[in-house]
Context: one part of a larger RNA
RNA sequence: UGCAUCUAGUGGAUGCCUUGGCGUGCACAGGCGAUGAAGGACGUAAUACGCUGCGAUAAGCGUCGGGGAGCUGCGAAUAAGCUUUGAUCCGAUGAUUUCCGAAUGGGGAAACCUGACCAUUUAGGUCACCCGAAAGGGAGCUAACCCGGGGAACUGAAACAUCUAAGUACCCAGAGGAAAGGACAUCAACCGAGACUCCGUUAGUAGUGGCGAGCGAACGCGGACCGUGCCAGUGGCCUCUUUGUAAGAACGGGAACGACAUGGAAAUGUCGGCCAUAGUGGGUGAUAGCCCUGUACCGGUAGAAAGCAUUGAGGUCCUCGAGUAAGGCGGAACACGUGAAAUUCUGUCUGAACAUGGGUAGACCACUAUCCAAGCCUAAGUACUCGUGCACGACCGAUAGCGAACAAGUACCGUGAGGGAAAGGUGAAAAGCACCCCGACGAGGGGAGUGAAAUAGUUCCUGAAACUGGAUGCAUACAAACAGUCGGAGCCCGCAAGGGUGACGGCGUACCUCUUGUAUAAUGGGUCAUCGACUUAGUCUAACUAGCAAGCUUAAGCCGUUAGGUGUAGGCGCAGCGAAAGCGAGUCUGAAUAGGGCGUUAAGUUAGUUGGAUUAGACCCGAAACCGAGUGAUCUAGGUAUGAGCAGGCUGAAGGUAAGGUAACACUUACUGGAGGGCCGAACCCACGUAAGUUGAAAAUUACGGGGAUGACUUGUUCCUAGGGGUGAAAGGCCAAUCAAACUCGGAAAUAGCUGGUUCUCCACGAAAGAUAUUUAGGUAUCGCCUCGGACGGACACCUUGGGGGUAGAGCACUGGAUGGGCUAGGGGAUCUCACCGAUUUACCAAACCUAACCAAACUCCGAAUACCCAAGAGUGAUAUCCGGGAGACAGACGGUGGGUGCUAACGUCCAUCGUCAAAAGGGAAACAACCCUAACCUACAGCUAAGGUCCCCAAGUGGCAGUUAAGUGGGAAAGCAUGUGGGAAUGCUUAGACAACCGGGAGGUUGGCUUAGAAGCAGCCAUCCUUUAAAGAUAGCGUAACAGCUCACUGGUCAAGCGUUCCUGCGGCGAAGAUGUAACGGGUCUAAAACUGCCCACCGAAGCUUAGGGUUUGCACGUUUACGUGCAAGCGGUAGCGGAGCGUUCCGUAAGCCUGCGAAGCGGUACCUGUGAGGGGCCGUGGAGGUAUCGGAAGUGCGAAUGAUGACAUGAGUAGCGAUAAAAAGUGUGAGAGACACUUUCGCCGAAAGUCCAAGGGUUCCUGCGCAAUGCUAAUCAGCGCAGGGUUAGUCGGCCCCUAAGGUGAGGCAGAAAUGCGUAGCCGAUGGGAAUCACGUUAAUAUUCGUGAACCGGUGGUAGUGACGGAUCGCGCAGGUUCGUAUCCCCUUAUUGGAUUGGGGGUGCGAUGAGCCGGUUCCUGGAAAUAGCUCCACCAAUAUUGACCGUACCCUAAACCGACACAGGUGGACUGGUAGAGUAUACCAAGGCGCUU
Repeated sequence: UGCAUCUAGUGGAUGCCUUGGCGUGCACAGGCGAUGAAGGACGUAAUACGCUGCGAUAAGCGUCGGGGAGCUGCGAAUAAGCUUUGAUCCGAUGAUUUCCGAAUGGGGAAACCUGACCAUUUAGGUCACCCGAAAGGGAGCUAACCCGGGGAACUGAAACAUCUAAGUACCCAGAGGAAAGGACAUCAACCGAGACUCCGUUAGUAGUGGCGAGCGAACGCGGACCGUGCCAGUGGCCUCUUUGUAAGAACGGGAACGACAUGGAAAUGUCGGCCAUAGUGGGUGAUAGCCCUGUACCGGUAGAAAGCAUUGAGGUCCUCGAGUAAGGCGGAACACGUGAAAUUCUGUCUGAACAUGGGUAGACCACUAUCCAAGCCUAAGUACUCGUGCACGACCGAUAGCGAACAAGUACCGUGAGGGAAAGGUGAAAAGCACCCCGACGAGGGGAGUGAAAUAGUUCCUGAAACUGGAUGCAUACAAACAGUCGGAGCCCGCAAGGGUGACGGCGUACCUCUUGUAUAAUGGGUCAUCGACUUAGUCUAACUAGCAAGCUUAAGCCGUUAGGUGUAGGCGCAGCGAAAGCGAGUCUGAAUAGGGCGUUAAGUUAGUUGGAUUAGACCCGAAACCGAGUGAUCUAGGUAUGAGCAGGCUGAAGGUAAGGUAACACUUACUGGAGGGCCGAACCCACGUAAGUUGAAAAUUACGGGGAUGACUUGUUCCUAGGGGUGAAAGGCCAAUCAAACUCGGAAAUAGCUGGUUCUCCACGAAAGAUAUUUAGGUAUCGCCUCGGACGGACACCUUGGGGGUAGAGCACUGGAUGGGCUAGGGGAUCUCACCGAUUUACCAAACCUAACCAAACUCCGAAUACCCAAGAGUGAUAUCCGGGAGACAGACGGUGGGUGCUAACGUCCAUCGUCAAAAGGGAAACAACCCUAACCUACAGCUAAGGUCCCCAAGUGGCAGUUAAGUGGGAAAGCAUGUGGGAAUGCUUAGACAACCGGGAGGUUGGCUUAGAAGCAGCCAUCCUUUAAAGAUAGCGUAACAGCUCACUGGUCAAGCGUUCCUGCGGCGAAGAUGUAACGGGUCUAAAACUGCCCACCGAAGCUUAGGGUUUGCACGUUUACGUGCAAGCGGUAGCGGAGCGUUCCGUAAGCCUGCGAAGCGGUACCUGUGAGGGGCCGUGGAGGUAUCGGAAGUGCGAAUGAUGACAUGAGUAGCGAUAAAAAGUGUGAGAGACACUUUCGCCGAAAGUCCAAGGGUUCCUGCGCAAUGCUAAUCAGCGCAGGGUUAGUCGGCCCCUAAGGUGAGGCAGAAAUGCGUAGCCGAUGGGAAUCACGUUAAUAUUCGUGAACCGGUGGUAGUGACGGAUCGCGCAGGUUCGUAUCCCCUUAUUGGAUUGGGGGUGCGAUGAGCCGGUUCCUGGAAAUAGCUCCACCAAUAUUGACCGUACCCUAAACCGACACAGGUGGACUGGUAGAGUAUACCAAGGCGCUU
């Protein structure tokens, strides 16, 4: 470390449970509100928080009734109280009822601010707007239903525009308990009906419709309902009134049981009783008719209100219909899309008649019929359920059921609209562990005790799995592994049966999906648990089952407690044909009696179940998008209003002054001046470069550099612009970390010819990847191919016989192509003649013809094998065909053959045909879908074979005979090359002596001639003869300057028998170079073979065949037919797919039964039994209360995969990291414990900040005490953490208040379908304008607020002024000032004292600075408003409990704000010392603060 067993932890599945949900039925109610609602805020108890109740009379107060012993709501207790003088509690009715909210005196950022009047000791009341003369009414909220005003898109049409979706979603307005509609200017059809509404039917009919997709009536009939009809008087409404009436509150009564046994407990079991108009239900320590509560049944008072019905009186409204009907134009609704389009409505323009009239009857006209518009009201039948009560459920049972069983619309997220969780169970009873021990007076644990049980101990019932430990047995450190399977030694356990382990050997590349094809290195899954996908309804169709049958059947409704009955309106069938009139077993066509088409000769129908189609989301999950209504400018873009900011240095425009100069200008110089989208450069703003970072410190930053820095600058606060819209110095940029159309919710389950996924078992059969069509090519339809049922009955296939054909082949007769030769027209060349005519010749070209040999998919004088067709016939084969239900499939792949294409390339591509794979396992080919052999129902430690093999790996021959190969060829390859070697053929030489070798010869004319310096066989040119010979070239080489010399050819001898050449052929050789390592037999190895060739014998070899046993399907036969048994025969690989039969889960009936505390379900185990299997039982343990046979029924009915959902747990891994490298060290203290806490000393860092004070924002973080579980990236004695207590004091500070800006709102008003929009007066609205305080002291924590001291501010009216405004720049202006620094003097203080020292204050000198105020200069861009206030005048009160209310703690460049964090980021204003320096740069330091939580 593996396997196994045992035992723990973790975790929270499963079972059981239910306080909560879901659905339905019946009944009720269907509104509440200015008498202040719905909904909230804040309070309210002796005690914090949440819920509940209530409202300053605050878990409550009064009266009446009920009730009768306890009570002070719940989580949840303690204290203190109440109650028979009747509490708590219940019912009825009153009182009170803060503030917000229609919100209503005015205002407003909801729960706050602030008025006037009346009245009052204290309490109190009135004051909005609209209608109305007044009385009075309205408003706002509310789930669905209802009428109306507006009104989409996705989608469907396989695209899309009319159309559809759909008058749907949504917005708006209004009403009621219902609404709407409604008493015929209606239908109908010559008969008649008689308001409206709703249901059934008519009917998916008539119609309508790119006549596509679709849309889709009416008349009539059957029902519901109905004391429903009325209108010069009835009716509606309101008020008053008469009479009657049931139901009904809290509540009361309400039968009947004991014992024994088991047990912790009895309701269980046993025995014996009882009640029942009550045996529904719940509870009680397990399951109770008789224990409790209830239940059936009975009773229920008073008074009042309300309801309903009813009588009468009064008030009020209305009354016969003209700008109407109708028409034109444009639209809309009617089922009806403009159509022939009637009817209805009307935006606009016209415009009748008057019962002697008018409307309608689907254009229109006539006739006929019918009705009387332009006025009003009207119950019931119908729709819905935010809600109340009762009851029920083949509904759920904590990942289910509502999102919510629990402090849930909570926590949390978001600026906002909006989104939105998780989380149940101790026990009968807390009896919730007294006491002891360890430990830090922890956490946690061990004893003891309680209890039936503590392995029920508050993480608490059961307690599965993943995952993590421990113990034991076996195995394991030279082995190569999809992890198993077959065989199996050894060891261990066991009485045995058997179990555990498993050395060694054989075989063996997971699952799913998509695919021609996956171990694939193609997809998906970390693991486990739970959840997770073919349903439901309507219509149609088929099969099966059942009922009835020429018939079958009801629908709505009605009756009934149920079971059921009724209801015949309607539907289907019984007759068809035709466009129709129509005729009819026929009819239509037609002149026809012909012919032909369609019929006749067929039983249906209703219901149930199942298969399929269709309409619906329709098997589940998944878009990008489209549309509607809203929410957003706290980010960002632009703009409005009002405020603020910019160290320091440099340059030196215009203008001015003076001097010069000019006739006067001009011009020049100096000084002055201080302009500039000027220059350098901090703050501030930006973001150009490089690096880092990239699971960051940071969802855009850091470091070092960089750009702008008086301007088109930057910035605070407020406000405006909104989604096909804004804004944009323009990048398609930005509009809340989102932008070529934001976000949220809705239409909505949009659509998805696309991808993925789709859950138990067994049995039978079993495809396709083709044709045709397709805006079609990865989709679909019909056919082909599969399956199931029925019919038919051998119709089919194989074999034999007979046919036509023009392919392969072949051929050249045609059509073409094409080579040699012959012959020969014609042409060309040459010669002769040459003026012409001609002649001769030719190694040129060449038709036709002859001859020889050829080529062809689009040549054929010929011509198969197969294939195809007809007929007949024996045998074999459940073969063919037809009808109907259901499919799948229309991506194919490789191999052989015949072709096209390509390169006679491709694992290429396209056809034909066959095979295999696909959908096929087994054996062989080392391994290897498609190749070879062979088709697996199961079992066997039997036999025979196929392909292929037989030396070893590795089963079987080191088999036989005859050869070949020497190359390890075998065991990779071409052109080409070669005395490799075997066989064959031909030819030449050869005993008259070949070939090879050796010993000799190889001569003479002659140095041939020429040439040459030379040329003698051998530089070159010409010739190349003759002689002697056995033979010898005027020479085939080497060689020399030239000779010489050495060889050769040729020849003699020796030797001795074969030698040479050419061709065909078998097997070999060379040709032959690659990348990790042999690596081109599978390896070892193999040579008369273990290679190759031929022949022969034997053996091995598969899931083939056989043998033995068994299962199953179909057919046949027999048995009594059955569902059963026996026998025989044939079958039983299988993807998509069709068909058949079963298992299991939840719930219901059976079941008031049966099992069960003597132990249910669940969970764990099992070596036992059983079924082919899904599974079913038995036994052991745990558990502690339910379970359920059988036969039926109903489904939320079976999971391994969907980058599935939720939870738990692994792995990575004790790994990365612990967030600025400004830095620590020592001592003392505390403590269980100290690197981090406190104190001290030293050191280091910041110091225009890392210090101090405000605004915004936050909200108790402030101070103190006590703590250390969690939080703090470590520890912690510490803390911005937990608990408790404490803390914020104002006439003068800020707000409120007065005033107004942008902007908002907006009485009246204008506009608009509505909602609303705009806007006058007015009001609101700060970032601006406005009365008044300073110093010191004080607290642990507040101070311009407290204390001390010293100050200051009135109201009303009037008048005029003021209030009142830009940038830049300058001023020894105010100023003898402020502030800061420093020197000196004085005073106070500091060790117990003296001095010195320290600290502080004041005066003076010097230096720096120049806020503020005031004034000047200059420039163009020309620089709020308003009242109040102030100044002045007059008056008032003249007196004091005049000065209320809110904020005030603390952080505030940050650990408290915005960034998910104690986050290197962001955040407006004020102060800001010293030395050096121009400086707020920079460096070092002061005050002060820190050393950055490992």
The part of an RNA shown here (large-subunit ribosomal RNA, half A) has 1494 nucleotides and comes from Devosia sp. A8/3-2. Taxonomically the source falls in Devosia (Bacteria, Pseudomonadati, Alphaproteobacteria, Devosiaceae). It was read from a public genome assembly. Rfam family: Bacterial large subunit ribosomal RNA. Its family is annotated with structural constituent of ribosome and ribosome in the Gene Ontology.